Small-subunit ribosomal RNA, central domain from Altericroceibacterium xinjiangense, 349 nucleotides, folded computationally. It matches the Rfam family "Bacterial small subunit ribosomal RNA". Gene Ontology terms of the family: structural constituent of ribosome and ribosome. The organism belongs to Altericroceibacterium, within Bacteria.

[in-house]
Context: one part of a larger RNA
RNA sequence: CUGGGCGUAAAGCGCGCGUAGGCGGCUAUUCAAGUCAGGGGUGAAAUCCCGGGGCUCAACCCCGGAACUGCCUUUGAAACUGGAUGGCUAGAAUCCUGGAGAGGCGAGUGGAAUUCCGAGUGUAGAGGUGAAAUUCGUAGAUAUUCGGAAGAACACCAGUGGCGAAGGCGACUCGCUGGACAGGUAUUGACGCUGAGGUGCGAAAGCGUGGGGAGCAAACAGGAUUAGAUACCCUGGUAGUCCACGCCGUAAACGAUGAUAACUAGCUGUCCGGGCACAUGGUGCUUGGGUGGCGCAGCUAACGCAUUAAGUUAUCCGCCUGGGGAGUACGGUCGCAAGAUUAAAACUC
Numbered sequence: 001c002u003g004g005g006c007g008u009a010a011a012g013c014g015c016g017c018g019u020a021g022g023c024g025g026c027u028a029u030u031c032a033a034g035u036c037a038g039g040g041g042u043g044a045a046a047u048c049c050c051g052g053g054g055c056u057c058a059a060c061c062c063c064g065g066a067a068c069u070g071c072c073u074u075u076g077a078a079a080c081u082g083g084a085u086g087g088c089u090a091g092a093a094u095c096c097u098g099g100a101g102a103g104g105c106g107a108g109u110g111g112a113a114u115u116c117c118g119a120g121u122g123u124a125g126a127g128g129u130g131a132a133a134u135u136c137g138u139a140g141a142u143a144u145u146c147g148g149a150a151g152a153a154c155a156c157c158a159g160u161g162g163c164g165a166a167g168g169c170g171a172c173u174c175g176c177u178g179g180a181c182a183g184g185u186a187u188u189g190a191c192g193c194u195g196a197g198g199u200g201c202g203a204a205a206g207c208g209u210g211g212g213g214a215g216c217a218a219a220c221a222g223g224a225u226u227a228g229a230u231a232c233c234c235u236g237g238u239a240g241u242c243c244a245c246g247c248c249g250u251a252a253a254c255g256a257u258g259a260u261a262a263c264u265a266g267c268u269g270u271c272c273g274g275g276c277a278c279a280u281g282g283u284g285c286u287u288g289g290g291u292g293g294c295g296c297a298g299c300u301a302a303c304g305c306a307u308u309a310a311g312u313u314a315u316c317c318g319c320c321u322g323g324g325g326a327g328u329a330c331g332g333u334c335g336c337a338a339g340a341u342u343a344a345a346a347c348u349c
Stems, first nucleotide, its partner, number of pairs: 003321004007303002012317001014201004021194003025088007033081002035077008049065006091191001092188003095184004103177007110154001114150008125136002162169002206247006215241002220236004258316006266294013298305002322349003331342004
């Protein structure tokens, strides 16, 4: 390379958009590039293969045939692929109506709690633990009442509930805005799928500049525990956590399961829509889209998956190829740095 694979054994890029490329619905006509059939030319000799022959055999040599799977040319065929032209509506998109949603961004508002400050009441403890101590408190703490300030997060509702491509999103109101879904059929007429490079988004931590800082809390300090205790427990506590702008670009970024399309028994819960029937605020039937549980065929090494497939197929992309060395070294690219990304070999089992 071929092949075989990628939920858990090695292996799906964290997720979008999209360039090139690859692949692509139904139908008619046409061309004949691919394709197929016939003819011609060429495909040196030797070699290889087959049949003979010569050296005593063999190796070796000689003769004949086949082959040289290819290329060129010519005549034809037109199913399929492809090119051109025309048509279609089942894919795709647009339009109208409607309801659902923690989807995103900005601004404003609210209550509970916490800490701090001021004042009142009040007196000797409070706090903390397995038990203690460090700690706070007669300069009046803890508790309790009133007032004020600040920052951060939004109890209940809350639900294998919802929304989003993923990361993720949860108080309320307003403004701007994306997507999905249902119904209607009105419009376009294959406009599609995937996507190397590319580009954008991307938790937490971390970095830069400037703010902010209530609580929590790496580091750090102290008290305990212990043989020791650079820990677990306790008292403190700084970065950070928050905001703005700019970087970083990684995670068990997980469904450890790439995207799209089609097909293949069902039962049941739930969320958001539509329809029909009977009816009296419901019930039954049915239909579309999500999200769960169970389960048949089938698949699987097993576990399990099973119309939300890990089943049966098609297209496109990514990735794997024994363990260690190593996701390391070197080089390149990116980054302020931390580092990220691309990515070996010697050696060894």